[in-house]
Context: one part of a larger RNA
RNA sequence: GAGCGAACGCUGGCGGCGUGCCUAACACAUGCAAGUCGAACGUGAAAGGGGGCAACCCCGAGUAAAGUGGCGUACGGGUGAGUAACGCGUAGGUAAUCUACCCUGGAGUUCGGAAUAACCUGCCGAAAGGCGGGCUAAUACCGGAUAGAGCGAGGGAACCUGUAAGAGGGUUUUUCGGGAAAGGGAGCUCGCAAGAGCCCUUGCUCCGGGAUGAGCCUGCGUCCCAUUAGCUAGUUGGCGAGGUAACGGCUCACCAAGGCGAUGAUGGGUAGCUGGUCUGAGAGGAUGAUCAGCCACACUGGAACUGAAACACGGUCCAGACUCCUACGGGAGGCAGCAGUGGGGAAUAUUGCGCAAUGGACGGAAGUCUGACGCAGCGACGCCGCGUGAGUGAAGAAGGCCUUCGGGUUGUAAAGCUCUGUCACACGGGACGAACGGCGAGUGGGUUAACAGCCCAUUUGAUUGACGGUACCGUGGAAGGAAGCACCGGCUAACUCCGUGCCAGCAGCCGCGGUAAUACGGAGGGUGCAAGCGUUGCUC
Numbered sequence: 001g002a003g004c005g006a007a008c009g010c011u012g013g014c015g016g017c018g019u020g021c022c023u024a025a026c027a028c029a030u031g032c033a034a035g036u037c038g039a040a041c042g043u044g045a046a047a048g049g050g051g052g053c054a055a056c057c058c059c060g061a062g063u064a065a066a067g068u069g070g071c072g073u074a075c076g077g078g079u080g081a082g083u084a085a086c087g088c089g090u091a092g093g094u095a096a097u098c099u100a101c102c103c104u105g106g107a108g109u110u111c112g113g114a115a116u117a118a119c120c121u122g123c124c125g126a127a128a129g130g131c132g133g134g135c136u137a138a139u140a141c142c143g144g145a146u147a148g149a150g151c152g153a154g155g156g157a158a159c160c161u162g163u164a165a166g167a168g169g170g171u172u173u174u175u176c177g178g179g180a181a182a183g184g185g186a187g188c189u190c191g192c193a194a195g196a197g198c199c200c201u202u203g204c205u206c207c208g209g210g211a212u213g214a215g216c217c218u219g220c221g222u223c224c225c226a227u228u229a230g231c232u233a234g235u236u237g238g239c240g241a242g243g244u245a246a247c248g249g250c251u252c253a254c255c256a257a258g259g260c261g262a263u264g265a266u267g268g269g270u271a272g273c274u275g276g277u278c279u280g281a282g283a284g285g286a287u288g289a290u291c292a293g294c295c296a297c298a299c300u301g302g303a304a305c306u307g308a309a310a311c312a313c314g315g316u317c318c319a320g321a322c323u324c325c326u327a328c329g330g331g332a333g334g335c336a337g338c339a340g341u342g343g344g345g346a347a348u349a350u351u352g353c354g355c356a357a358u359g360g361a362c363g364g365a366a367g368u369c370u371g372a373c374g375c376a377g378c379g380a381c382g383c384c385g386c387g388u389g390a391g392u393g394a395a396g397a398a399g400g401c402c403u404u405c406g407g408g409u410u411g412u413a414a415a416g417c418u419c420u421g422u423c424a425c426a427c428g429g430g431a432c433g434a435a436c437g438g439c440g441a442g443u444g445g446g447u448u449a450a451c452a453g454c455c456c457a458u459u460u461g462a463u464u465g466a467c468g469g470u471a472c473c474g475u476g477g478a479a480g481g482a483a484g485c486a487c488c489g490g491c492u493a494a495c496u497c498c499g500u501g502c503c504a505g506c507a508g509c510c511g512c513g514g515u516a517a518u519a520c521g522g523a524g525g526g527u528g529c530a531a532g533c534g535u536u537g538c539u540c
Base pairs, nucleotide, nucleotide: 001540002539003538004537006536007535008534009533010532013386014385015384016383017382018381019379020378021344026342027341028340030339031338032337035071036070037069040068041067043065048059049058050057051056078297079296080295087222088221089220090219091218092217093216094215097214098213102210103209104208105207106206107205108204109203110144111143112142113141119134120133121132122131123130124129151177152176153175154174156173157172158171159170160169161168183202184201185200187198188197189196190195223269224268225267230260231259232258235257236256237255238254240252241251242250272294273293274292275291276287277286278285279284299320300319301318302317303316322333323332324331325330350376352375353374354373358372359370360369361368362367389419390418391417392416399410400409401408402407423481425476426475427474428473429472433467437463439461440460441459442458443457444456445455446454447453484529485528486527487526488525489510490509491508495524496523497522498521499520505512506511
């Protein structure tokens, strides 16, 4: 000098864009943060209104609600505790692998069965909750049929791949074995109805390909200590088996005795890694807030279940610590989600608005949910912009300060005169962000027996804004409401007077102060920066 997620002191007008627990991964009151689907399924209220003498009936409504089932809850959001590691970065491998939803090609979607929640009923419990009996549905569950390019086994041949190894593997061809499914919705025709047929749409099953995501393996790189020198028994390798989506001591039995290490093993300390950020001419050094990628964690430790994927932040089980409820028998909880509270600390915000936009989950859609997100609030915490007026004005006024008493300086500064109107204030107008989607109307095309229906394209109309009556524009009055902070001995831009008298004090270094102190304190004046200015801390 530059920089900062800063803090502290004094001061403080406005706006835009950013940014804001670096400490206790300390404990948490309260609310919200993950639901959705009736076009999978069976049930099914009430308030209120109407009718009736009443019983009751109709509307509310097949609505709300709960339940079965599906998809989602593994994303999004938080934190940095742990981790010196294939964790991360980079370059590769996987012929050792998986991949829900999505796209695409092919084939199929057949016949049956037995239950169970909800509901009714009985019982136990303070509660949380639980047990028994009875009824019922499905795209829930189970069995049979059918299928080969898939899977398994066996034989032969050709081509290809390959990590030390024809160790193994891939493609093509042939024989045998076993192996799947689910329906829902709109329309038309026929029919008294049940239903049947046609067609469209959306699902379901199997096989192949793609896309996306992930698992695993490898080369190289990745802090300090040798005042850490030896470490290792599933340890290193082999044969076999088990296990996994998959290679592998991943696990197990047996066999061998290996494996690592001064090119730093092992141990200890510290630490999430990276793109980047800061600094520097660069090399380098420091750092890893915000944003983005990866990893790890979710009260502490352990475990599995479900699932395409978890060993799962707002799931389950066990143990522990803590908090809460209890009828003392037993139960409930997990903010490192968004706000917010206590505590710690030098220090870090609102228990706000909205799903209008973007994105996500579910749904055919309408739509519902979304503390992701979009906005607003608070803080000069940072960067940037603007303002606090402009012109004129010498009797160089008054006052202050200094003085050699002549004067000098404050100083065109003020007053006065002439203007302007940014910001703020008041009033009026008033956005962009909105286009999709669905709905209404029209046109064209596809499907089809069809001018139903459905799908696609296109034209047009109305509709949707949290921010927000905000930005912006106009009008009005009015110089009116808006300047401080540090410094002035040298380094280092800026000097005099008074007070003090090695005192009180200053100080980054050198050093000032003991009676004329440009160095302490005050004043006048000056210098520097300016809505900031200084100080402290940290980095280069």
Small-subunit ribosomal RNA, 5' domain from Bdellovibrionales bacterium RIFOXYD1_FULL_53_11, 540 nucleotides, folded computationally. It matches the Rfam family "Bacterial small subunit ribosomal RNA".